[in-house]
RNA sequence: GAUUUAUCCAGAGCAGAGGAGGGUUACAGGCCCAACGAUUCUGCGGCAACCGACUAAAUAAAAAUUUAGAGAAUGGUGCCAACGCCUGCCUAACGUGAGUUAGGAGCGAUAAGUU
Numbered sequence: 001g002a003u004u005u006a007u008c009c010a011g012a013g014c015a016g017a018g019g020a021g022g023g024u025u026a027c028a029g030g031c032c033c034a035a036c037g038a039u040u041c042u043g044c045g046g047c048a049a050c051c052g053a054c055u056a057a058a059u060a061a062a063a064a065u066u067u068a069g070a071g072a073a074u075g076g077u078g079c080c081a082a083c084g085c086c087u088g089c090c091u092a093a094c095g096u097g098a099g100u101u102a103g104g105a106g107c108g109a110u111a112a113g114u115u
Stems, first nucleotide, its partner, number of pairs: 001115008013044005021033003027088004045080003050076002054069006084107001089104006
């Protein structure tokens, strides 16, 4: 890099550095954050519970595998403005219409596996 599965309306901020744009794969339209210093980086803190570890059961000679479970969360990641900030494509319902609501696709992110 490709691919599979799961999740994406919950949750969690202070200090320092820095000094202009940022929220995104890209583009467009909105909306929002930002010199009362954002985005970013560093330190510390926190959230969550995907994997490991832990407990129980089944299978097994064993290694181990599968299923279920707990948490004052030990290890590996991830995350700590706004639903993945919202819309863009398809379908359905409603509406004279602009459009609204619901579902899906696509794109993306994270985790665990395969190659």